About this RNA
A computed fold for a 74-nucleotide RNA from a Methanobacteriota archaeon, annotated as transfer RNA. Rfam family: tRNA. Rfam links the family to the GO term triplet codon-amino acid adaptor activity. RNAcentral records the identical sequence in 2 taxa.
Order: sequence, then structure tokens, then C1' cells
RNA sequence: GCCCGAGUGGUGUAGCCAGGUUAGCAUGCGGGCCUGUCGAGCCCGCGACCCGGGUUCAAAUCCCGGCUCGGGCG
Repeated sequence: GCCCGAGUGGUGUAGCCAGGUUAGCAUGCGGGCCUGUCGAGCCCGCGACCCGGGUUCAAAUCCCGGCUCGGGCG
């Protein structure tokens, strides 16, 4: 230098191919119920689409450029 893959709450992940529900789940954190107490369990809440641009009525999703990480080739 070229090619491929990945980037989503504090953490881990699904959704992306094939655009449209309040972005789901687990964990974490906060509150409550329960308990003699703690834990477990149950309920409620908080919190995210790597950055910029484009297409579109509408973009996490499609297109272009970049950044970071991993792998391959030279």
C1' cells in the first nucleotide's frame, strides 16, 4: 500500500443481507415488594446505534469518505 471482518447503554450481545413498532435481551445501577437481616426471587425505572456527508417521506440498516481495533496479502 491492497483486501476482508468488526465498532450499538457502564459491560456483553440481537437487530443490518431485505429501510418503517417506544432499538430487544442479559448484566449493571437506582427505587419498591418480599425477608428477623443479607442474599435469591418478583415489579418499576435509568442508560446506547464510532465520526462526517449523501440517498429517501423515513437510515442502526443502503451508498461515499474517514477513524479505531483484529486478520490476510505484498